Predicted 3D model of a 104-nucleotide RNA (Glycine riboswitch aptamer) from Parvibaculum sp. Of the family's consensus pairs, 91% are formed in the model. Rfam family: Glycine riboswitch aptamer. About the family: This family represents the bacterial glycine riboswitch. It was read from a public genome assembly, where an Rfam model found it. Its mean pLDDT, the model's own confidence on a scale to 100, is 78.

């Protein structure tokens, strides 16, 4: 000089799963009535059940190692997240660009 492993940036891809129930809040109509009664709501708040896992978290482990212990999954739970379309997030995959410096 080449130059792995991690790590950051940006670009692209990127899945599941209730357009669920009640309730307020909103809106519209109707009335003598700033109250009532219908409707009508995916997006707002609260609560329930139902569910889903690919932020995070947590548990077992096949395996690994410096074997006292510890490291360790897309496997399991689901505390967090999340559940129509879109958004937002997204493990992990692809390019770049930087940062780093194993091994030879």
């Nucleotide at each position: 000089a080449c130059g792995a492993a991690c790590c950051c940036u940006g670009c692209g891809g990127g899945a599941g799963a209730g357009a669920u129930c009640g309730g307020g809040a909103c809106u519209g109509c109707a009335u003598u009535a700033u109250g009532u009664g219908c409707a009508g709501c995916a997006c707002c708040c609260c609560g329930g059940c139902g569910c889903c896992g690919a932020a995070g978290g947590a548990g077992c482990a096949a395996c690994c190692g410096c074997c006292c212990c510890g490291g360790a999954a897309a496997c399991u739970c689901u505390c967090a997240g999340g559940c129509a379309c879109a958004a937002a997030g997204g493990a992990c995959c692809g390019c770049a660009g930087g940062g780093g410096g194993a091994u030879g």